[in-house]
Context: one part of a larger RNA
């Protein structure tokens, strides 16, 4: 000088940030990923309608519409939001390569959207089960599945040419043969499907250099090193595997141990360094501890499956359920860290033609001196230098102190009254104008959680508002009283044993200041 600190003793206000460093401990409640009816078969619940009976009030019917539970269908759920457990490694960081790769959605750009079937939940209809749920039977749709045609700039195979490259080879045009596609919705305005190629975003792998102690860790290693051959991969590889060969790292620290996410950065300090690695922002790695893979363009998946283990919890005891290291919240641990808060107004993401739904992402609120900056407790005047207090050489002086009273004068702040935004551009609706079409461009209304806030204007009134640490030296600031090596201070030197500027208290002073000191930690 620092700080994600505590503590102790004090507190008036605002603005911006920050707020479980310890138990990756166990977790009660809520909510944190849905979406679309312009894929579909239907109506379980609202509303609308419409039809029978009835004078009526009613009661019954009807998917006709608006719409929509649960299904079937597609995207999405791999993002985004947490944590820091492993991990000393190509994990992160830089700088290059892939002639060894993938890639929804999005752009463009070419083709292509012919025909057939068979099922299935859902609907009824039974059954078993305390529940979780599970079985059987009958129907039934699709952009769900299957098949068949069609097809090449796609894939294979096979021949031949020409350019490049250090090489395994790579491009490039070309023959031939094979082999692979699809899905229909509409308000007719669109909005999808399918192949193929190019690009754009993510990613995936590979190499060089950086990347913490510790020799009281000197040898370490059989998929181990490397080949040929296969399997697996989106690829490249002992990734795995048969086989063959005996290799491969290492005093320039292997190997083992401990230790730690990394980095941009952040404190210091003139620099070099040296310590860390909160909040922001990039990368990793992880979701009760351990393995698995399946679905998918993308995971070996935090709020998806499966085993195996610990725990908790439900039962009719036969047998199920569950994972806050998401946001609040609970317990426990700790010196020690916040409300079971509002809005989807902006931004941002799924979905969806949209309207629009979801969004504990994000925006605001709330608590908290935790920081770090601003403001304020009042300004001039005003000596009988009052009273008190305190000290003295004590009828008297000297300090507190222009301090106080008192006059005048001001209203930040607080309190009340009045007015009151910016963040709002889109989109939607209406409605004109250019336009072939798709689309652009004006005008009008509509959308604000924050919040009646910010700020703006008045009112009355010095009225609402100062503490803590310290005075032996180091170090700014001195005396009187109690105490008498006691009580008791202290960071280091050291105070105290009867005149203590050092312990305690007073009066007075210095020092910072809505904060002031201690502690702990780094430079």
């Nucleotide at each position: 000088g620092a700080u994600g600190a505590a503590c102790g003793c004090u507190a008036g206000c605002g603005g911006c940030a920050g707020g479980c460093u310890u138990a990756a401990u166990a977790c009660a409640u809520g909510c944190a990923a849905g979406u679309c009816g312009u894929g579909g078969g239907g109506c379980a619940g609202c509303a609308g309608g419409g039809g029978u009976a009835g004078c009526a009030a009613u009661a019954c019917c009807c998917g006709c519409u608006g719409g929509c539970g649960a299904c079937c269908g597609g995207c999405a759920a791999a993002c985004g939001g947490g944590u820091g457990c492993g991990g000393a490694a190509c994990a992160c960081g830089u700088a290059c390569g892939c002639a060894a790769c993938c890639u929804u959605c999005c752009u463009u750009u070419a083709a292509c959207u012919g025909g057939a079937g068979a099922a299935u939940a859902g609907c009824c209809c039974c059954u078993c089960g305390a529940a979780a749920g599970a079985g059987g039977g009958a129907u039934u749709a699709a952009u769900a599945c299957u098949c068949c045609g069609u097809a090449a700039c796609a894939u294979a195979u096979a021949c031949a040419u020409g350019u490049g490259g250090c090489a395994u080879c790579a491009c490039a045009a070309g023959u031939a043969u094979a082999u692979u596609a699809u899905a229909g919705c509409u308000c007719c305005g669109g909005c999808g499907g399918u192949u193929a190629a190019a690009g754009a975003u993510g990613g995936g792998c590979g190499u060089g250099c950086g990347c913490c102690u510790g020799a009281u860790u000197a040898g370490a290693u059989a998929g181990u090193u490397g080949g040929c051959g296969g399997g697996g991969u989106a690829a490249c590889g002992g990734c795995c595997c048969a086989c063959c060969a005996a290799g491969u790292c290492u005093g320039c620290g292997a190997u083992c141990a401990g230790u730690a996410a990394c980095u941009g950065g952040u404190g210091u300090g003139a620099g070099a360094g040296c310590a860390c690695g909160a909040c922001c922002a990039g990368u990793c790695a992880c979701a009760c501890g351990g393995g698995c893979a399946c679905u998918g363009a993308g995971a070996c998946a935090c709020g998806g499956g499966c085993c195996c283990g610990a725990c908790u919890c439900c039962u009719a005891c036969g047998g199920g359920a569950g994972g806050c290291a998401g946001c609040a919240g609970u317990a426990a641990g700790g010196a020690a860290u916040a409300u079971u808060g509002g809005u989807c107004a902006a931004u941002g993401g799924a979905c969806g033609c949209a309207a629009g739904u979801c969004u504990g992402a994000a925006c605001c609120a709330g608590c908290c001196a935790u920081g770090c900056c601003g403001c304020g407790u009042g300004g001039a005047g005003g000596a009988u230098u009052a009273a008190g207090g305190c000290c003295c050489u004590c009828u008297g002086g000297g300090u507190u102190g222009u301090a106080a009273a008192c006059u005048c004068c001001u209203u930040u702040u607080a309190u009340c009254u009045g007015g009151g935004a910016a963040g709002a551009a889109a989109u939607g609706c209406a409605u004109u104008u250019u336009u072939u079409c798709u689309a652009a461009a004006g005008u009008g209304c509509u959308u604000g959680a924050c919040g009646g806030u910010a700020c703006c204007a008045g009112a009355g009134g010095a009225a609402u508002a100062a503490g803590c640490a310290c005075c032996g030296g180091c170090u700014a600031a001195c005396u009187c009283c109690g105490u008498g090596c006691c009580a008791g201070c202290a960071g280091c030197c050291g105070c105290g044993g009867u005149a203590a500027u050092a312990c305690g208290g007073a009066g007075g002073g210095u020092g910072c200041a809505a904060g002031c000191g201690u502690u702990a930690u780094c430079c």

Predicted 3D model of a 523-nucleotide part of an RNA (small-subunit ribosomal RNA, 5' domain) from an uncultured bacterium.